[in-house]
RNA sequence: CCCGCAUCCAGAGCGCCGGAGAGUCACAGCUCGACGAAGGCGCAGCAACCACCGGUCCUACCCGGGACCGGAACGGUGCCAAGGCUGUAUCCGAUGCGGA
Repeated sequence: CCCGCAUCCAGAGCGCCGGAGAGUCACAGCUCGACGAAGGCGCAGCAACCACCGGUCCUACCCGGGACCGGAACGGUGCCAAGGCUGUAUCCGAUGCGGA
């Protein structure tokens, strides 16, 4: 990079570096931004996808596998303006897990 599945109306910011853009590739709007954007680093925090713990059920000869519910938040990710900001479009994208 490609394929599949799930989620995307909740939640959670300060400091330092940086120095003009950012919010979806495009168009239109709207909003954020020198009272400091993007990006980077540090420390807090949010959430609960994976991993972990408990329960119920299904499946299997066994090993094991799966679905759902609940818990916890040490570990692997992710996230911390506004519903993925809004509309259009043969749309596009983000994150996690699995596969090749």